[in-house]
RNA sequence: GGCAGAGUAGAUGUAAGCGCGUUAAGUGCUAGUUGGACGGGAAGUUGCCACUAGACGAAAAGCUUAAUGCUUGCGGUGCUUAUGUCGCAUUCCGCUGCC
Numbered sequence: 001g002g003c004a005g006a007g008u009a010g011a012u013g014u015a016a017g018c019g020c021g022u023u024a025a026g027u028g029c030u031a032g033u034u035g036g037a038c039g040g041g042a043a044g045u046u047g048c049c050a051c052u053a054g055a056c057g058a059a060a061a062g063c064u065u066a067a068u069g070c071u072u073g074c075g076g077u078g079c080u081u082a083u084g085u086c087g088c089a090u091u092c093c094g095c096u097g098c099c
Stems, first nucleotide, its partner, number of pairs: 001099005010086010020075003029054005035049002040093004060072004
């Protein structure tokens, strides 16, 4: 120098547990804003997260009580754990193997 490869954050499926909402938050969508994170190092997007605003929008049923309780559901619901899958947008360097 050439070729090949590994590794993270994170995303997502499933299961379990604990919650939240069902008087509609959350999820999803759009716009805006500043901020944040993104393999071991550096940079870093039109992607991701966060925040604000807007539009749209739903599944309740039963039991019981002194009660704001209990049960079963429902929500593209939150978190944690286990497990499967994908996986640094991209660039440079580094690491491992071979030549």
RNAcentral holds the sequence, with entries from Rfam. The RNA shown here (THF (Tetrahydrofolate) riboswitch aptamer) has 99 nucleotides and comes from Zhenhengia yiwuensis.